[in-house]
RNA sequence: GCCGCCCGGCCGCCUAAUCCGCGUAAGCGGAACCGGGGACCCAACCUCUUCCUGGGGUGAAUCGGCAUACCUGCCGUAGGGCGACUUCCAGCCCGAACCCGUCAGCUAACCCGGUCGGCGGCAUGGAAGCAAAG
Numbered sequence: 001g002c003c004g005c006c007c008g009g010c011c012g013c014c015u016a017a018u019c020c021g022c023g024u025a026a027g028c029g030g031a032a033c034c035g036g037g038g039a040c041c042c043a044a045c046c047u048c049u050u051c052c053u054g055g056g057g058u059g060a061a062u063c064g065g066c067a068u069a070c071c072u073g074c075c076g077u078a079g080g081g082c083g084a085c086u087u088c089c090a091g092c093c094c095g096a097a098c099c100c101g102u103c104a105g106c107u108a109a110c111c112c113g114g115u116c117g118g119c120g121g122c123a124u125g126g127a128a129g130c131a132a133a134g
Base pairs, nucleotide, nucleotide: 010121011120012119013118014117018031019030020029021028022027032115033114034113035112036111037110042105054103055100056099057098058097063076064075065074066073067072079094080093081092082091085129086128087127088126089125090124
């Protein structure tokens, strides 16, 4: 001097997942944001046949094709993300996972919950519009 790893601070990103107060702490409370349940009305609820593999929720993460004995893999795709914000263009990515337990349409009042986790180190770029802070 270079490379890699670890710790701390700061900055940036996905996500609702942040902030504030009390407390030595454990923890408690609040704001904000997010999710679920839950009337009237509306929707649905009629008849016949066949089949049957219940139905529902969070989330962008759904669907199709090909290959495969299986595991699974490729190719696309609805949709989603990337610098304060919005739109357009280009580029780069994601296109998962989990939960309820036979039960839930919408839904005012009302009721019940969540505040995780995962990445990065000038953190995409151009144009137009238009803030905030300094």
c-di-AMP riboswitch aptamer (ydaO/yuaA leader) from Microbispora amethystogenes, 134 nucleotides, folded computationally. The model forms 92% of the base pairs in the Rfam consensus. Its Rfam family is "c-di-AMP riboswitch aptamer (ydaO/yuaA leader)". Rfam's curators write: This family represents a conserved RNA structure found upstream of the ydaO and yuaA genes in Bacillus subtilis and related genes in other bacteria. Its family is annotated with cyclic-di-AMP binding and regulation of gene expression in the Gene Ontology.